[in-house]
This is a predicted structure of an 84-nucleotide RNA (transfer RNA) from a Mycobacteriales bacterium. Rfam family: tRNA. By type it is a transfer RNA. From the family's description: Transfer RNA (tRNA) molecules are approximately 80 nucleotides in length. RNAcentral records the identical sequence in 2 taxa. The prediction has a mean pLDDT of 80. The organism belongs to Mycobacteriales, within Bacteria.

RNA sequence: GCCCCCGUAUCCGAACUGGCACAGGAGAUCGGCUCAAAACCGGUUGGCCGCAAGGCCAUGUGGGUUCGAAUCCCACCGGGGGCA
Numbered sequence: 001g002c003c004c005c006c007g008u009a010u011c012c013g014a015a016c017u018g019g020c021a022c023a024g025g026a027g028a029u030c031g032g033c034u035c036a037a038a039a040c041c042g043g044u045u046g047g048c049c050g051c052a053a054g055g056c057c058a059u060g061u062g063g064g065u066u067c068g069a070a071u072c073c074c075a076c077c078g079g080g081g082g083c084a
Base pairs, nucleotide, nucleotide: 001083002082003081004080005079006078007077010026011025012024019067027045028044029043030042031041032040046057047056048055049054060076061075062074063073064072
């Protein structure tokens, strides 16, 4: 230099053909159980606004296409691999 793959929650990670964004797990935290703890069981777990119902933002960054984008297109950033 060229080619390919990947980037979603605190972490791992699902999301089919463009159509409800985060299923599932870990961790954290609160509660139960226990003399106490571990294990186990249950609740909660992106941000902002709101009394609530609910609304808005959010898939590496910035644009584009589209009624609609994590998904398609372009550029860039970061990581991994291959060729030279």